SAM riboswitch aptamer (S box leader) from a Rhodanobacteraceae bacterium, 117 nucleotides, folded computationally. The sequence was found by an Rfam model in a public genome assembly.
RNA sequence: AUUUCAUGCAGAGUGGUUGAGGGACGAGCCCUUUGACGCCACGACAACCGGACAGAACAAAGGCGUACCGGUGUCAACUCUCUCCUGGAAGCGAAAGCUUUUGAGGGUACAUGAGAU
Numbered sequence: 001a002u003u004u005c006a007u008g009c010a011g012a013g014u015g016g017u018u019g020a021g022g023g024a025c026g027a028g029c030c031c032u033u034u035g036a037c038g039c040c041a042c043g044a045c046a047a048c049c050g051g052a053c054a055g056a057a058c059a060a061a062g063g064c065g066u067a068c069c070g071g072u073g074u075c076a077a078c079u080c081u082c083u084c085c086u087g088g089a090a091g092c093g094a095a096a097g098c099u100u101u102u103g104a105g106g107g108u109a110c111a112u113g114a115g116a117u
Stems, first nucleotide, its partner, number of pairs: 001117008013042005021031003026082003043075003047072005052066002079109001084106003088101005
């Protein structure tokens, strides 16, 4: 880098440093010199994987634990919202259709973990 599977409505600080952008892209809408973003230190959260302990089983599978250790990860706003498809509800309209809706379902994309190449 590519690919497969799983998850994405919750949760989580303080100090130092730097100095203008940042929230994946686009469009919105937000955050930000009352210093955002990034980096460092300690801390916290708890998703996956490994270990330890406990429980269960002992043929296997499935399910259920932890004030524990480690490897990543995360610590504004539902992945901040929407984009594509199919419906729902309301309004306008003779109809076709248009508008609104943090509504429902399924995708794409993105992010994280584990495996494979």